[in-house]
Molecule: transfer RNA
Organism: Candidatus Woesearchaeota archaeon
């Protein structure tokens, strides 16, 4: 220099091909329970999906560009 893969809550991770309000788990936190603690039950809070643009009534998805990460060439 060229080509392929990955990027989502604090972590890890589903969804992406087929576009329609982002799913689970552990971590954090309320309350039940216990004398307490742990375990367990019942809730919450927490990403606008790496960034920018574009197509669309509508983007995590689809197109383009760029970052940063592996891997393969040369």
């Nucleotide at each position: 220099g060229g080509g392929c893969c990955c990027g989502u809550g604090g972590u890890c991770u589903a969804g992406u091909c087929u576009g329609g309000u982002a799913u689970g788990a552990c971590a954090u936190u309320g309350c039940c329970u216990u004398u307490a603690c742990a375990c367990g039950g019942c809730g919450a809070a927490g990403a606008u999906c790496g960034c920018c643009a574009g197509u669309u009534c509508a983007a995590a998805u689809c197109u383009g560009g760029u970052c940063g990460g592996g891997c393969c060439c040369a």